[in-house]
RNA sequence: CUUCAUCCAGGGCAAACCGUCCGAAAGGGCGGGACGCAAAGCCAAGGGCCCACCCCCUCCUCUCGAGGGCGGGCAGCCGGUUGCUGAG
Numbered sequence: 001c002u003u004c005a006u007c008c009a010g011g012g013c014a015a016a017c018c019g020u021c022c023g024a025a026a027g028g029g030c031g032g033g034a035c036g037c038a039a040a041g042c043c044a045a046g047g048g049c050c051c052a053c054c055c056c057c058u059c060c061u062c063u064c065g066a067g068g069g070c071g072g073g074c075a076g077c078c079g080g081u082u083g084c085u086g087a088g
Stems, first nucleotide, its partner, number of pairs: 004086002012037002017032006035076001041081003046078002048074004055069005
């Protein structure tokens, strides 16, 4: 330096759920709490998934709804990228 994650050490993060706040919602912040994670660090202009209040278009029209656009979200789905330790 590289590969790998199976050792040690220092440790790190924090699911569900609960409380509270923001949001139409998906979801997010803060606190509690740990299911787990070798990247559960970061990246939304790679893929995938989720929401759909307002606005626009098409269809239907029991005026309800369906599809699309614009918009928003998820990185603990894959992916990209950076990093700690160093027994092998």